[in-house]
């Protein structure tokens, strides 16, 4: 100094590192109207993180469920858009039955990473 993400800045008290409080993003729960969704047959949210294939392996067995491999909606990439190209992500957790929702209420404000670099044009703009 920069990147992912809400995840950042100020104030106060405390003292062997505790607690409070603002502002600020951000998530969730809550009415009527109007509509939506569940049922036999798979509850919901937060996130880009859905979905489909090959091949091994297990199981209650023609499903399911894992693990590797390829793909693939979908996202990121140093000021905001377009278009082209390069490069990387396509996780993981959390409630417990809670549609949409105003007033109102509850929560979060972690965590991870790079700096042996720097993509081109256009459009707009100071």
């Nucleotide at each position: 100094c920069g990147c992912c993400g809400a995840a950042u800045c100020c104030c106060c008290c405390g003292c062997c590192c505790c607690g409070g409080g603002g502002a600020g993003c951000c998530g969730g729960g809550a009415a009527c109207u109007g509509g939506a969704g569940u049922c036999u047959u798979u509850g919901g949210g937060u996130g880009a993180a859905c979905c489909c294939g090959c091949a091994g392996c297990g199981c209650g067995c023609c499903g399911c469920g894992c693990u590797c491999c390829g793909g693939u909606a979908g996202g990121g990439c140093g000021a905001a858009c377009u278009c082209c190209g390069g490069c990387c992500c396509g996780a993981a957790c959390c409630c417990g039955c809670a549609g949409c929702u105003g007033a109102c209420c509850c929560g979060g404000c972690a965590g991870g990473c790079g700096g042996c670099a720097a993509g081109g044009a256009g459009a707009g703009g100071a």